A computed fold for a 72-nucleotide RNA from a Lachnospiraceae bacterium, annotated as transfer RNA. The sequence is in RNAcentral, with records from ENA. Rfam family: tRNA. Rfam classes the family as a transfer RNA. About the family: Transfer RNA (tRNA) molecules are approximately 80 nucleotides in length. Gene Ontology term of the family: triplet codon-amino acid adaptor activity. The coordinates come from a structure-prediction model, not an experiment, and the mean pLDDT is 80.
RNA sequence: ACCUCAUUAGCUCAGCGGGAGAGCACCCGGCUUUUAACCGGGGAGCCAUGGGUUCGAAUCCCAUAUGAGGUA
Numbered sequence: 001a002c003c004u005c006a007u008u009a010g011c012u013c014a015g016c017g018g019g020a021g022a023g024c025a026c027c028c029g030g031c032u033u034u035u036a037a038c039c040g041g042g043g044a045g046c047c048a049u050g051g052g053u054u055c056g057a058a059u060c061c062c063a064u065a066u067g068a069g070g071u072a
Base pairs, nucleotide, nucleotide: 001071002070003069004068005067006066007065010024011023012022013021018055026042027041028040029039030038048064049063050062051061052060
């Protein structure tokens, strides 16, 4: 320098054009003598950034940034 992959909640990840989700963590309550476990409920996301396509974009296209891997 070029190529490929990744970037979504505090963490690990799903979501393959129309409702943003799960597990863990956190908070509240139940149960228990107490803790843990278990059960119920809750908060938390400008979907890396900027453009474009589309009636509609986390999702498709382009550029950029960061990280990982590869070729030289």